A computed fold for a 149-nucleotide RNA from uncultured Paenibacillus sp., annotated as c-di-AMP riboswitch aptamer (ydaO/yuaA leader). Its mean pLDDT, the model's own confidence on a scale to 100, is 76. Rfam family: c-di-AMP riboswitch aptamer (ydaO/yuaA leader). Rfam links the family to the GO terms cyclic-di-AMP binding and regulation of gene expression. On this family, see Barrick et al., Proc Natl Acad Sci U S A 2004: "New RNA motifs suggest an expanded scope for riboswitches in bacterial genetic control".
[in-house]
RNA sequence: CACUGAAUCCUUCCGAUACGAAGGAACGGGGGACCCAAACGGGCGGAAAUCACGCCCACGGGGCGAAUCCUGGCAGUCACUGACUUGUCCAGGUAGGGCGACUCUCGCGCCCGAGCCCGGCAGCUAACCUCGUAAGUGUGUUCGAGAGA
Numbered sequence: 001c002a003c004u005g006a007a008u009c010c011u012u013c014c015g016a017u018a019c020g021a022a023g024g025a026a027c028g029g030g031g032g033a034c035c036c037a038a039a040c041g042g043g044c045g046g047a048a049a050u051c052a053c054g055c056c057c058a059c060g061g062g063g064c065g066a067a068u069c070c071u072g073g074c075a076g077u078c079a080c081u082g083a084c085u086u087g088u089c090c091a092g093g094u095a096g097g098g099c100g101a102c103u104c105u106c107g108c109g110c111c112c113g114a115g116c117c118c119g120g121c122a123g124c125u126a127a128c129c130u131c132g133u134a135a136g137u138g139u140g141u142u143c144g145a146g147a148g149a
Stems, first nucleotide, its partner, number of pairs: 001138004008025006026133006036123001041057005059120001060121001061118004069093005074087002076084003096112005102148006
């Protein structure tokens, strides 16, 4: 100086700096009405019923993010020549996403297509409430054309 990303800037305090604390702006996320959409888990516990709470079971459901889905293989399981709500495994592809240094479009090229969280629960959603401001990486002087600034 630049890239992914919301993850930057300012003020005050501590302080050599960084870090830390508080506040503000800006950016980003979650919850949350009418209307619309959608459509009810089960069992146990207490003097009884309802609600609430707790526990258990079955099966889920949801959020951030581009990161979804499919096929085959290898393992695993079973009612076994077939099957699977199985997998921090391997290979290929794919919805989708990024980069090539002013912006946009088209081409061409190179990559990603992860991970984490909530905990039985949340559709949309004005007011309102609430949270985050991390982490990681690179070294071009135009890859080509057109338009604009």